[in-house]
Molecule: RNase P RNA; transfer RNA
Organism: Chloroflexota bacterium
RNA sequence: CAGGUUGGUCGGGCGAUCGCUGGGCGCUGCUCCGCAGCGCCUGGAGGAAAGUCCGCACUCCACAGAGCGCGAUGCCGGGUAACACCCGGGGCGGGGACCGGUCUACGACCGGUUACCUGCCGGAUCGGGCCACAGAAACAGACCGCCGAAGGACGCCCGUCCAGGUCAGGGUGAAAAGGUGGUGUAAGAGACCACCGGCGCGCCUGGCAACAGGCGCGGCCAGGCAACCCCUAUCGGGAGCAAGGCCAAGCAGGGGCGAGGUGCUGCUCGCACCGUCGAGCCCCGGGUAGGCUGCUAGAGCCGGACGGAGACGCCCGGCCCAGAUAGAUGAUCGCCGGGCGGAGGGCUUCCCUCCGCUUACAGAAUGCGGCUUAUAGACCGGCCUGGGCA
RNA sequence: GCCCCCAUCGUCUAGGGGCCUAGGACGCAGCCCUUUCAAGGCUAAAACCGGGGUUCGAAUCCCCGUGGGGGCA
Numbered sequence: 001c002a003g004g005u006u007g008g009u010c011g012g013g014c015g016a017u018c019g020c021u022g023g024g025c026g027c028u029g030c031u032c033c034g035c036a037g038c039g040c041c042u043g044g045a046g047g048a049a050a051g052u053c054c055g056c057a058c059u060c061c062a063c064a065g066a067g068c069g070c071g072a073u074g075c076c077g078g079g080u081a082a083c084a085c086c087c088g089g090g091g092c093g094g095g096g097a098c099c100g101g102u103c104u105a106c107g108a109c110c111g112g113u114u115a116c117c118u119g120c121c122g123g124a125u126c127g128g129g130c131c132a133c134a135g136a137a138a139c140a141g142a143c144c145g146c147c148g149a150a151g152g153a154c155g156c157c158c159g160u161c162c163a164g165g166u167c168a169g170g171g172u173g174a175a176a177a178g179g180u181g182g183u184g185u186a187a188g189a190g191a192c193c194a195c196c197g198g199c200g201c202g203c204c205u206g207g208c209a210a211c212a213g214g215c216g217c218g219g220c221c222a223g224g225c226a227a228c229c230c231c232u233a234u235c236g237g238g239a240g241c242a243a244g245g246c247c248a249a250g251c252a253g254g255g256g257c258g259a260g261g262u263g264c265u266g267c268u269c270g271c272a273c274c275g276u277c278g279a280g281c282c283c284c285g286g287g288u289a290g291g292c293u294g295c296u297a298g299a300g301c302c303g304g305a306c307g308g309a310g311a312c313g314c315c316c317g318g319c320c321c322a323g324a325u326a327g328a329u330g331a332u333c334g335c336c337g338g339g340c341g342g343a344g345g346g347c348u349u350c351c352c353u354c355c356g357c358u359u360a361c362a363g364a365a366u367g368c369g370g371c372u373u374a375u376a377g378a379c380c381g382g383c384c385u386g387g388g389c390a
Numbered sequence: 391g392c393c394c395c396c397a398u399c400g401u402c403u404a405g406g407g408g409c410c411u412a413g414g415a416c417g418c419a420g421c422c423c424u425u426u427c428a429a430g431g432c433u434a435a436a437a438c439c440g441g442g443g444u445u446c447g448a449a450u451c452c453c454c455g456u457g458g459g460g461g462c463a
Base pairs, nucleotide, nucleotide: 001386002385003384004383005382006381007380008379009378010377012336013335014334015333016332017331018330020044021043022042023041024040025039026038027037028036029035030034046361050372051371053370054369055368056367057366058240059239060238061237065269066268067267068266070236071235072234073233074232075089076088077087078086079085090121091120092119093118094117095116096114097113098112099111100110101109102108103107122231123230127229128228129225130224131223143170144169145166146165147164151162152161153160154159178196179195180194181193182192183191197221198220199218200217201216202215203214204213205212206211244293245292246291247290254284255283256282260274261273262272263271300319301318302317303316304315306313307312337359338358339357340356341355342354343353344352345351346350391462392461393460394459395458396457397456400416401415402414403413408446419433420432421431422430439455440454441453442452443451
């Protein structure tokens, strides 16, 4: 320098004119608490404001209760208001790269390693369920094959047949009872033995832990699925700013049903309130389509120091930074900047000049922390590979 | 704004891990029948919203998105 991969930051700037909206001040007008108009000053979208997938704050309902059910989460440690998020670590798997080996050697396959990227994570010896087709058999069994020693039949030996034994071999399948060698046997089999592999238990070492390494013991070697039920641990009361509170206007405190209804989207209990003086429930009918509040100063933003491996915490200083309600934050022009293409020039891996095109995704609606998705382009960093120079 | 539900041939649907190479009805196309049309008969084409994961195996189970529908003052 080029390519790949990965993480972070930004995502146009300045000026003029005409507008929109919040706040402040001033003037004018009015049915002078207030509203309207005009003038000046000042604030005015995002990294995702999005999807609404999680977690909270806040509000109301017993300031929130009990049991069952239901739902969510799940390696370990930490962070946080909290989380299904984040940081660090562990285990298993996949990809890439590298190394080695084999081959019908451009390439394919097998094995190993990990500086990189990435996915997943409780329990399969509580129990139930499922494992299509094929196959004898899907967790229990004998299709082919092998044997038929001991037992039975053919009177006896041999031999044949039967009962029976046996997955070592074949075949099926995604998956079939560890592998190699030996002993053993009628034939066989972890049945037994040696080595290797796995699992479980115990001890030691390292680590807070998950776990890793080592030693010993046990033939324990009979699978998979819990993104099926289930078991276990932890958490979860419900609804949502159209929550909720206040005011104003309007209609019919109208009709029917008739004892329960609401908080309480499942059940049981319990509590509170309303109701049979006829309900807040159900059906029909009628009216409204307004205002204020909640509402924006907050787990806030910026800078610096400290602690920590990091997420993050803590301290100091400074700042105020949208609140619209059918929904404001816009339009036009000029200059500059970025990118692409073309032409020309120079001291030619670069720079300069001119022309044209282009400058995304998208837009608050109670607020906040995450996740996910969309995004033209620019900048910075880490790692890998290749090339050049010193 | 908040909450909930759904997605399978052109349309309406069945199927809720394997027998799915996805079944049925209407429609469409071709042929037969008829003098012709309709009706009828036969045949054919035609779909799991997209991506990732779990699993031996996914239309079905899980996650993320896309599109559509409904409710609440």